Predicted 3D model of a 72-nucleotide RNA (transfer RNA) from Candidatus Kaiserbacteria bacterium CG10_big_fil_rev_8_21_14_0_10_59_10.
RNA sequence: GGCCCUAUCGUCUAGCGGUUAGGACGCUACCCUCUCACGGUAGAAACCGGGGUUCGAUUCCCCGUAGGGUCA
Numbered sequence: 001g002g003c004c005c006u007a008u009c010g011u012c013u014a015g016c017g018g019u020u021a022g023g024a025c026g027c028u029a030c031c032c033u034c035u036c037a038c039g040g041u042a043g044a045a046a047c048c049g050g051g052g053u054u055c056g057a058u059u060c061c062c063c064g065u066a067g068g069g070u071c072a
Stems, first nucleotide, its partner, number of pairs: 001071007010025004018055001027043005048064005
């Protein structure tokens, strides 16, 4: 340098163009307990950036950025 893949809460991950973007762990509050842990209930927390297509984009297309793979 060419080609391919990936990018979603703090972390890991689901999400065939339209629901409130879901789950696990973690975090916070409350309950439970003499206290902690365990357990229960509730809550906060995310779509890499910019354009395009579309009535509508996390999803499709293009460019970029970052990471990975492969060839040289």